[in-house]
């Protein structure tokens, strides 16, 4: 340099054909217990790597850029 994948709550991940984001763990509150853990119930937390574009509407489509993983190639 080229090709492909990834970037979504604190963490690991989902999100057919665009229709307004969800699960698990962790966290908080309550119940249960002599108490802890476990269990059960509930709550809070992200605008989706950054910037543009298309669209009535974009995490999903298009363009540019950043970071990251894998492979290939060139030079030294």
């Nucleotide at each position: 340099g080229c090709u492909g994948g990834g970037a979504u709550g604190g963490c690991a991940c989902a999100g057919a054909u665009g229709g307004u984001a969800g699960c698990g763990c962790a966290g908080c509150u309550g119940a249960u217990u002599c108490g802890u853990a476990a269990u059960c119930a509930g709550c809070a937390g992200g605008c989706c790597g950054g910037g543009g574009g298309u669209u009535c509407g974009a995490g999903u489509c298009c363009c540019c850029c950043u970071c990251u993983c894998a492979g290939c190639u060139c030079c030294a």
Molecule: transfer RNA
Organism: Eubacterium maltosivorans